RNA sequence: GGAGCGGGACAGAUGGCCGCUGAUUUACCUGCGGGUAAAUUGGAGGAAAGUCCGGGCUUCAUAGGGCACGAUGGUCGGUAACGCCGACCGGCCGCAAGGCUAGGGAAAGUGCAGCAGAAAGCAGACCGCCACCACCCCCACCAACUGGUGAGAGUGGUGGUAAGGGUGAAACGGUGAGGUAAGAGCUCACCAGCAGUCGGGGUGACCCGGCUGGCUUGGCAAACCCCAUCGGAAGCAAGGUCAAACAGGAAGCAGGCGGUACCUUGGUACCGGCGCGGAUUGGCUCCGAUCCGCUAUCGACUUCCGGGUAGACCGCUUGAGGCACCGAGCAAUCGGCGUCCCAGAUAAAUGGUCAUCCCCGGAUGCAAUCAAAUCGACUGCAUUCGGAGACAGAACCCGGCUUACGGCCCGCUCCUGGU
RNA sequence: CGCGGGGUGGAGCAGUCCGGUAGCUCGCGAGGCUCAUAACCUCGAGGUCGCAGGUUCGAAUCCUGUCCCCGCAA
Numbered sequence: 001g002g003a004g005c006g007g008g009a010c011a012g013a014u015g016g017c018c019g020c021u022g023a024u025u026u027a028c029c030u031g032c033g034g035g036u037a038a039a040u041u042g043g044a045g046g047a048a049a050g051u052c053c054g055g056g057c058u059u060c061a062u063a064g065g066g067c068a069c070g071a072u073g074g075u076c077g078g079u080a081a082c083g084c085c086g087a088c089c090g091g092c093c094g095c096a097a098g099g100c101u102a103g104g105g106a107a108a109g110u111g112c113a114g115c116a117g118a119a120a121g122c123a124g125a126c127c128g129c130c131a132c133c134a135c136c137c138c139c140a141c142c143a144a145c146u147g148g149u150g151a152g153a154g155u156g157g158u159g160g161u162a163a164g165g166g167u168g169a170a171a172c173g174g175u176g177a178g179g180u181a182a183g184a185g186c187u188c189a190c191c192a193g194c195a196g197u198c199g200g201g202g203u204g205a206c207c208c209g210g211c212u213g214g215c216u217u218g219g220c221a222a223a224c225c226c227c228a229u230c231g232g233a234a235g236c237a238a239g240g241u242c243a244a245a246c247a248g249g250a251a252g253c254a255g256g257c258g259g260u261a262c263c264u265u266g267g268u269a270c271c272g273g274c275g276c277g278g279a280u281u282g283g284c285u286c287c288g289a290u291c292c293g294c295u296a297u298c299g300a301c302u303u304c305c306g307g308g309u310a311g312a313c314c315g316c317u318u319g320a321g322g323c324a325c326c327g328a329g330c331a332a333u334c335g336g337c338g339u340c341c342c343a344g345a346u347a348a349a350u351g352g353u354c355a356u357c358c359c360c361g362g363a364u365g366c367a368a369u370c371a372a373a374u375c376g377a378c379u380g381c382a383u384u385c386g387g388a389g390a391c392a393g394a395a396c397c398c399g400g401c402u403u404a405c406g407g408c409c410c411g412c413u414c415c416u417g418g419u
Numbered sequence: 420c421g422c423g424g425g426g427u428g429g430a431g432c433a434g435u436c437c438g439g440u441a442g443c444u445c446g447c448g449a450g451g452c453u454c455a456u457a458a459c460c461u462c463g464a465g466g467u468c469g470c471a472g473g474u475u476c477g478a479a480u481c482c483u484g485u486c487c488c489c490g491c492a493a
Stems, first nucleotide, its partner, number of pairs: 001415008010406001012357007020043010045391001049402002052400005057235004069231005074088005089103001090101004104226002109224002111220002126165002128161008137152001139150004173191006192216001194213008239314004248305005253299001255274001257272007275294009321340003325336004358389001359387009369377002421491006429445004439476001447463005469485005
């Protein structure tokens, strides 16, 4: 210098001006609900996102259990819980730093394996090798004119054989020796693997070693399935309190008695006293006097009721909370102590702009160090020019995962060059 | 907040359930037919199966994660 692996913190800072929003205090206004102004103070994130998991909380349901369905699946630990995290074990990938891993069960059952290949799942004979039979050819020998015997090559048939060839992702252990007609765990030695058992280490997954056995009993369950564990459902528009308007229901709403007259026998008019309402007035808790009215409105009136809409409030932000220190632990995490209060909007506030600084790169100058024959390398400071500050925004609250994204820092690995 | 469907040549769709060869129609290119064009006939090209990882001998198909599009209810 190049390539790569793992991890960490940050998410611009300060000030001025103009704005938004929550709270508190003060002043003013008010139709008492609140509004306005000023001051002080708080005001997004590492992902607030996707809504993929888990939990709190709330309502429904609730005597217990099961089926179905879904999820998860090495071991130990962490946690409120998880499909998350940590450490470790096994497997795979990478030269390495490191990374990935749904990693229980295939001698419970069912099923799948294209093409190629002889054969692909209670295996299988294409070539080759071997034995026997038939035919034919050639050679040798014998006897004899036509046969026999032996050896060899070819063709066909029957049988044996999984050592060799070739196919495939995968061919029913591997190497060597014996053995055989040729072969074969057929036998033996060693190795690999399986099952059982014993000993040692580890909490455990598992690791190391010994013995015995039959000689080998394949893969896929992110195929159905079996086993184990977990899961009641819905979600803050959960849920609760108060409560307009309209509609619904109930009650109330001052007249009635006696007499006379008229007529359509039930009303109208008049008179009397009782009662009610209003006005004036005298004393004035209350009572009395005078005058007038008792006509109309059963409803768009008054009062109450239930459910509950609009709306308002609660839920709402003090919480598995943040920070510092100490301690336990390899770590995830936990414990102790101290301290802090840090957004609660509801069509949705947290913004804009200017100045200076911060970060990166180039150029120039100065200084120090290394190297010195030189080119140079590297660090710091100053000046100047250019560039970047991304992704994105709470909406009941937490723990995770995933995705989006800017530059910076640290550690490590491999390769290469110089001294 | 709660759900459903989809992503495959240039366009519209099959294939995915139950893994093994990606196919159909239109379009496109070349040739033929025709005086010429269309139609028609013959031949041909063209697909990272949205993306990443995993399972498997083998993935468009199975699993996980993720991105995007469309729709439904309140």